[in-house]
């Protein structure tokens, strides 16, 4: 010393930049609601706009002169007079004072102002000192008459006075002029006391000439003092000098004359804004805003000009002029200035009473009383601000009632309130009541002073008053909680949370953002926070914001390094000596007003507020010091620089000459149908001989190999060979000069390409332009062709990715490695190798540095100089203007408006018409098929009263439904019912109801008959309670297949049975994250192995499990029969099969090769081999997937209906369309006969032999099984034989007549099955698609759920039984790994430009149109100075014959100057304008698809041309381009 906070928001996440935005403080403040009480302050920020009506500046009779009236008294001849009133009043002349007080900020960018200095100057009142105030004169207002005028007012006589005017006299100071002796010239005014007594004295106040002094004011200068260079050049009195001349004063201030000078990049000139300070606000401070009230200064007074008077004025309430406006007028002239104070209109978001008073402080006049004072003191208005008080305090649960909310129990307002005990603050009421007053004046009395007891002074004491506020503050007292609480806020930033309504609508919102049916974000209620007589919003300002940064930033990629060099001015500058003291450091002095502001102590009951003391910082000036540095000077030095001498590289420039490949063309041989060109073709060339070869010739541009991360130069840039001219640099040795450096605004020079002129050249190439392709178009890419240009020579132009996106220059700070030029050293074999070192160049890496990528002696490190540049993002490098340029164009550079963001770097996905590796019936090699047909079945879609509802890319569509004639059934229509068809509780009433019969109906239903209850208990037959059940009456409720699957639970699909996906410690990273999980191998596999900063561990994978294949043991019926026995029924065994328990077997164990090793590859053995086949299994997530209609369930809806009953009807419709499937299309067939093998399953409301009937479906009877026992049940394909013989047929079987049969109530809509008859389409299927790798795929046929009947579907069962896999280029899914990136709702991504439309704000614009100014001229008011005036008028003075006369004066006249007008012409900046650009925004608009992945032609980029439009194309450039592939380096081992 007392002071220094952050936070939202860019993205999936992350750090960084970097805007916006919020918390905070503060106001002369306004609006919105609300408002009790005092104290202190405060109140047109706007129109310097215009003002009705009061007030605001007057006083002195002690400076003159004059002088009344009401009214009262007396008198009165009643006409009137007289005192008093009164030397009053209003007036005047004179003096002082209206120059202060008061308002306002319009101008002023300037000595205005603020601080320090200065010299050439006034000053009225006031002090202080000297010295004086003597004699005289003449007019004059008031007033009187008389006269013009409506007023204002004015004119003419006649009279009068002063402290008023005017001469003389005198002059100690003073001025002036000097020969220093002296000359000269200049002043007043009196009033009133006292004592005297007529004449003085004397006091006090004046006046007058001087000196001093205070005080106030003029002048000068140093420094500071807004923005703007899209103002850069300004000045003619302009700088300066001499004479004059003006002013108090110095000065071109003014004048005449001479000289050419003054200002200016350290911003002149010009434009815009704008009173300055002391203070105030805010900030830690430095800053930075601001100039209200309070103070100093200035500047204005209705505009604009001017002078008078006075010490003082260019004069707020004074004069004249001139313009604008208002008034008044009798038309002829005339009055006016609130920016005083109130107040009024008018503007505005907005700013008070026409108040009391001079009691106090202050002013002005007087001697004084005393008058005057809108200054000032008070009071009233206004929560406008700052302070300060109350609006009640204790007790008080049943935690009332009421509101809200609820998980229905309860919580919560809430001790809040009821009630109960207190208190009395303010408000009201009654009463008393200060302080602000004491001076001044009178009186006595003492001192000095005086002749004085006058007058005037100290000092005492006494007396007489004097309060607007105001009966106020204050006190005392009555009743009585009685009269006094609102505002905003509750998503986050930000303290507070819930109900309901609402349904991207209403609205909210500072930022982000909330609102599309469950909003804590909108209303509302209910509760909470916050502040409180206010609270919030608006606007402003500092402040967070280090977001202009001095303190305190930055520029490789985010804004930002100039394209590159020379260099003036200007900043900085090596080493040492002296000597100065500007800078710098202390010290003492003087200023820097008071208030404020900060610290102490007082006063108001506190506070605020006010009085008193005390304090710095800093600025400015002086004085005397110190001398380190810094600067100035003088006069060295050699490390900087530079120069000399001897070497050395080299596309470094500039000119001239000159060489050979190729391209083309021309000729000319020789030769013939084609050539050229592409992914592929055309256009073009070519039998009138191309193209290909040979040979000659022309020309013009351009230099292969060497060549290179190579060399040079300041940058652009430079390349074939040679000669000449010329810059520059690097080494080495020593000498020299003596700091000569550095850096650089303007300037001035090179400066790619491309464009421009003028004139050449023109072989190739190749904008523009033509024709051919492509294409949905194709103004493009590709192709054939072709001018401009490219090339020279002179002259523009001057921009580029002019990049290392890195300014220039010294210095310091580990190294390794190549490469280029060079010196020096050793070693040695002439060649080399090794080392030093110096300059270039390029990789890697170390402290540091960076947001992070990277940068690291060639810095982006650390330090110092100078220079450039930058402060969100669009608009914009645009727009006007300037400068350049022939022109494109360059350059230099904004605002409205509009956005919350743009941006860097990184980091995890996702994707790429990126890369690499793998996989999968993915392709491909194969086998059947789908698409053609006709049939079943779903869906669309159309129809209808209904066609219920949902699934609808893979992942709907023989799905849900594993089975709609009624029933299901949810859909229509029609009849009906309302506590319900079903639950529960209460609660009336009965003991029935239901069954079962009849009638009516379509039937629900109604009706009628029949039938008609059980226990216990109390008790008189019978009754009453009470429980069960049961109906029934009401009441809560039930009930919904009603929406919302996008509120939900469960289930379930799909990616995918794919090999992933995570975690804990560690570690690394500023962080998102990374590693682990990556390398190299290997697996069906994140398997497993091995490297390793990781180490291990979960859910997955695999294995456990079932199931099939072998075996081996137990068990042996209903099953099996091989041997034994039989009465042939069957015993009898369990050895075979079977059946079903429980073991065994397969582990890469074992060999053989390869590998570090997992492992791989053969091979033995086995039934089985390298997960042995199937199955069941489904990681973290993914798609708001599906399901509210299986179920459950939030919320919403309906309640005599969206709920239930019940008929009949649809869910079965059918120009059409799509999927999935069955039967075909025939001879591997069809048909007719015969023969043979299975498996896994059902069965009692069942499965149904065996026999009879029917041509058959079936009927009929009926054994037998509750099943290894009996039944469905005859398996088909196969095989053996016949038969048909390539046709729409013996193929195929729709369809369609006719006749059954079965289930059922019931077969019409609308079942299945038989017979008979009929006998469509179909000949193997286009685009395209789909399934399947072995017992598989094609084919056979058999069961089973559902189910009364009703499969060509579904799920199961066995039979027979191929064919193919070279392979991983391609397709389409999927894994890692790595790369880009402008995507992150992730490529169905993002995203550009024109056009259409609407709004907005701006630019050009042919003019309009006021305004401000500059230049020339023309008129010229009032006045000021000068000049003339024998004309007019004249008191003082002089003269004077007494009436002139002169001086002087008023007037007048002319001259400069000058306001405001007038004329012409220039410039600035403003509004406005048909029309026009181009910019911005905006719902889901039109064309395309430019750009982001190689973005589908890499992108950008400066130029040039082209073209709906993003954009193409051409020259050079740049990598901020991906891939592959080669070379060369480096680093590791």
């Nucleotide at each position: 010393a007392u002071g220094a906070a952050g936070a939202g928001u860019u993205u999936g996440a992350u750090u960084c930049u970097g805007g916006c935005u919020c918390a905070g403080a503060a106001u002369g403040a306004a609006c919105g609601c609300u408002g009790g009480c005092g104290g202190c302050g405060u109140g047109c920020u706007u129109a310097a706009c215009a003002c009705a009506u009061g007030c605001a500046a007057g006083u002195c009779g002690a400076g003159c002169g004059a002088g009344a009236a009401c009214g009262u008294u007396c008198c009165u001849u009643c006409g009137g007079g007289a005192a008093c009133u009164a030397g009053u009043a209003c007036a005047g002349c004179g003096g002082c004072g209206g120059a202060c007080g008061g308002g306002u900020g319009a101008g002023u960018a300037a000595c205005a102002c603020g601080u320090g200095a200065g010299a050439a100057u006034c000053u009225g009142c006031c002090c202080u000192u000297c010295a004086g105030u003597g004699a005289a004169g003449a007019a004059u207002a008031c007033u009187c008459u008389c006269g013009g005028g409506a007023a204002a007012c004015c004119g003419a006589g006649g009279u009068u006075a002063a402290u008023g005017c005017u001469g003389c006299a005198u002059a100690c100071g003073u001025c002036c002029c000097u020969u220093c002796g002296g000359g000269g010239a200049g002043a007043a005014a009196a009033g009133u006391g006292g004592c005297u007594u007529u004449u003085g004295c004397u006091g006090c106040u004046g006046c007058u000439g001087a000196a001093g002094g205070a005080u106030g004011a003029g002048c000068u200068c140093g420094c500071g003092u807004a923005c703007u260079a899209u103002u850069a050049g300004c000045u003619a009195g302009u700088u300066g000098g001499u004479g004059g001349g003006g002013u108090a004063a110095a000065g071109g201030c003014c004048u005449a004359c001479c000289a050419a000078g003054g200002c200016a990049a350290u911003g002149a000139u010009g434009g815009u804004u704008a009173g300055c300070c002391g203070g105030c606000c805010u900030g830690a401070g430095a800053g930075g805003g601001u100039g209200a009230u309070c103070g100093g200064c200035c500047a204005c007074a209705u505009u604009g000009g001017a002078a008078c008077u006075g010490a003082g004025a260019u004069a707020c309430g004074g004069u004249c002029c001139a313009g604008a406006c208002u008034c008044c007028u009798a038309c002829g002239g005339g009055a006016g200035g609130c920016a005083g104070c109130a107040g009024u209109g008018a503007g505005g978001a907005a700013u008070u009473u026409u108040g009391c008073g001079c009691a106090a402080u202050g002013g002005g006049c007087g001697a004084a009383a005393g008058c005057c004072u809108g200054a000032c003191g008070c009071a009233g208005c206004g929560a406008c601000g700052c302070c300060g008080c109350g609006u009640g305090g204790g007790g008080g649960a049943u935690g009332a009632a009421g509101g809200u909310u609820u998980u229905a129990g309860g919580a919560u307002c809430g001790u809040a309130a009821a009630c109960u005990c207190c208190u009395g603050u303010u408000a009201a009421g009654u009463g008393g009541g200060a302080a602000g007053a004491a001076a001044a004046g009178c009186c006595u009395g003492u001192c000095a002073a005086u002749a004085a007891u006058a007058c005037g002074g100290a000092c005492a004491g006494g007396u007489c008053a004097u309060g607007a506020c105001g009966g106020u503050a204050c006190c005392a007292u009555u009743a009585g909680a009685g009269a006094a609480a609102g505002c905003a806020c509750c998503g986050g930033c930000u303290a507070a949370c819930u109900u309901c309504g609402u349904g991207c609508c209403a609205g909210c919102a500072g930022c982000c953002g909330c609102g599309g049916u469950a909003a804590u974000a909108c209303g509302a209620g209910g509760g909470g926070u916050g502040c409180a007589a206010g609270c919030g919003u608006u606007a402003u300002u500092c402040g967070g914001a280090a977001u202009u940064a001095c303190u305190g930033g930055g520029c490789g990629u985010a804004u930002a390094g100039g394209g590159u060099g020379u260099g003036c001015a200007g900043g900085c500058g090596g080493c040492a000596u002296g000597u100065u003291a500007a800078g710098u450091c202390a010290a003492u002095c003087g200023u820097u007003u008071a208030a404020u502001u900060u610290c102490c102590c007082g006063g108001c009951c506190u506070a605020a507020c006010c009085g008193g003391g005390a304090g710095u910082c800093g600025g400015c000036g002086a004085u005397a010091g110190a001398u380190a540095c810094u600067g100035g000077c003088a006069a060295g030095c050699u490390a900087g620089a530079g120069a000399u001498u001897g070497g050395g590289a080299g596309a470094g420039a500039g000119a001239a000459g000159u060489g050979g490949a190729a391209u083309u063309c021309u000729c000319g041989g020789a030769g013939u149908a084609g050539c050229g060109g592409u992914a592929a073709a055309a256009u073009g060339c070519g039998u009138a001989g191309a193209u290909c070869u040979c040979g000659a010739g022309a020309g013009g541009a351009a230099c292969a190999c060497c060549a290179a991360u190579g060399g040079c130069g300041a940058a652009g840039g430079c390349a074939g060979c040679u000669u000449c001219u010329u810059g520059g640099c690097c080494c080495a040795u020593a000498u020299c000069u003596g700091a000569c450096g550095c850096u650089c605004a303007u300037a001035c020079a090179c400066g790619a390409a491309a464009g421009c002129g003028u004139g050449g050249g023109u072989a190739g190439c190749a904008a523009a332009c033509a024709g051919g392709a492509u294409u949905a178009g194709a103004u493009a890419c590709c192709c054939u062709g072709g001018u401009a240009g490219u090339c020279c020579a002179c002259g523009c132009c001057g921009u580029a990715a002019a990049c290392g996106a890195u300014g220039a220059u010294c210095a310091c700070u580990a190294g390794a490695u190549g490469u280029u030029a060079g010196u020096c050293c050793c070693g040695c074999u002439u060649g080399c190798g090794g080392g030093a070192u110096u300059a270039g160049u390029a990789u890697c890496g170390u402290a540091g540095c960076u947001a992070a990528c990277g940068c690291g002696u060639u810095a982006a490190g650390u330090g110092a100089u100078c220079c450039g540049c930058c402060u969100g993002g669009g608009g914009a490098g645009u727009a006007c203007g300037g400068u350049c340029g022939c022109a494109a164009g360059a350059u230099u550079a904004a605002a409205a408006c509009u956005c919350a963001a743009a941006g860097a770097a990184a980091u995890u996905g996702a994707c790429g018409g990126g890369g690499g590796u793998c996989c999968g019936c993915a392709c491909a090699a194969g086998c059947g098929g789908u698409g053609g047909a006709a049939c079943a079945u779903g869906u669309g879609g159309u129809u209808u009263a209904a066609u219920u509802c949902g699934a609808u890319a893979c992942u709907a569509c023989g799905c849900g439904a594993g089975g709609a004639a009624c029933c299901u059934u949810a859909c229509c229509u029609g009849g009906g019912u309302u506590u319900g068809a079903c639950a529960u509780g209460c609660u009336u009433u009965u003991g029935a109801c239901a069954g079962c019969u009849a009638u009516a109906g379509a039937g629900a239903u109604a009706u009628a008959g029949u039938c008609u209850u059980c226990c216990a208990a109390g008790u008189u037959u019978a009754c009453u309670u009470g429980g069960a059940c049961a109906a029934u009456u009401g009441c809560a409720c039930a009930g919904g297949u009603g929406c919302u699957g996008c509120a939900u639970g469960g289930u379930u699909g799909u990616c995918g049975u794919c090999a992933g996906c995570u975690c804990g410690u560690g570690u690394c990273g500023u962080g998102a994250g990374a590693u682990g999980u990556c390398u190299g191998g290997u697996u069906a596999a994140g398997u497993c192995c091995u490297u390793u900063a990781a180490c291990g561990a979960g859910c997955g994978c695999a294995a456990c499990u079932c199931u099939c294949g072998u075996c081996g043991u137990c068990a042996g019926u209903u099953g099996c029969u091989a041997u034994c026995c039989u009465u042939c029924g069957g015993g009898a065994g369990c050895a075979c099969u079977c059946u079903g328990g429980c073991g065994a077997g397969a582990c890469u164990g074992c060999c053989u090769g390869g590998g570090u090793a997992a492992c791989c590859a053969g091979g033995a053995g086995g039934a089985a081999g390298g997960u042995g086949g199937g199955a069941a299994u489904g990681a973290c997530g993914u798609c708001a997937a599906a399901u509210c209609a299986u179920c459950a369930u939030g919320g919403c809806c309906c309640u005599u209906a969206u709920g239930c009953c019940c008929a009949g009807g649809g869910c079965u419709a059918c120009a059409c369309a799509c999927g999935u499937g069955u039967u075909a299309c025939a001879a591997u067939g069809g048909c007719c006969a015969g023969u043979a093998c299975a498996a896994a399953g059902g069965g009692c409301u069942g499965c149904c032999a065996a026999c009879u009937c029917g041509u058959a479906a079936g009927a009929g009877u009926g054994a037998g099984c509750u099943a290894a026992u009996c039944c469905c049940a005859g398996a088909a394909a196969a095989c053996u034989g016949g038969u048909c013989c390539a046709a729409g047929u013996u193929c195929g079987g729709a369809u369609u007549g006719a006749g059954g049969u079965c289930u059922g109530c019931a077969a019409u809509u609308c079942g299945a099955c038989c017979u008979c008859a009929u006998g469509a389409a179909g000949u193997u299927g286009a685009a395209a698609u789909c399934g399947c790798u072995a017992g598989u795929a094609a084919u056979c046929g058999c069961g089973u759920a559902u189910c009364a009947g009703a499969a060509c579907g579904a799920c199961g069962c066995g039979g027979u039984g191929a064919a193919u896999a070279c392979g991983u280029u391609c397709u389409c899914g999927g894994a890692c790994c790595u790369u880009g990136u402008a995507c992150a709702c992730a490529c169905c991504g993002c995203c550009c430009g024109u056009c259409a439309c609407a709004c907005c704000a701006c630019g050009a614009g042919a003019g309009c149109u006021g305004u401000c100014u500059g230049u020339a001229c023309c008129c010229g008011a009032a006045g000021u100075u000068a000049u003339c005036u024998u004309a007019g008028c004249u008191a003082a003075c002089c003269u004077u014959u007494a009436u002139u006369g002169g001086a002087g004066g008023c007037g007048g006249a002319u001259a400069c100057c000058u306001a405001a007008g007038g004329u012409a012409u220039g410039g600035g900046g403003g509004g406005u304008g048909a029309u026009u650009g181009g910019g911005g925004u905006g719902a889901a608009g039109u064309c395309g698809u430019a750009a982001c992945a190689a973005g589908g032609u890499a992108g950008c980029u400066g130029u040039a041309g082209g073209a709906g439009a993003a954009c193409c194309u051409g020259c050079g450039g740049c990598u901020g381009g991906a891939u592959c592939a080669c070379c060369u380096c480096c680093u590791u081992u």
The RNA shown here (small-subunit ribosomal RNA) has 1533 nucleotides and comes from a bacterium. It matches the Rfam family "Bacterial small subunit ribosomal RNA". RNAcentral holds the sequence, with entries from ENA and SILVA. The coordinates come from a structure-prediction model, not an experiment, and the mean pLDDT is 82.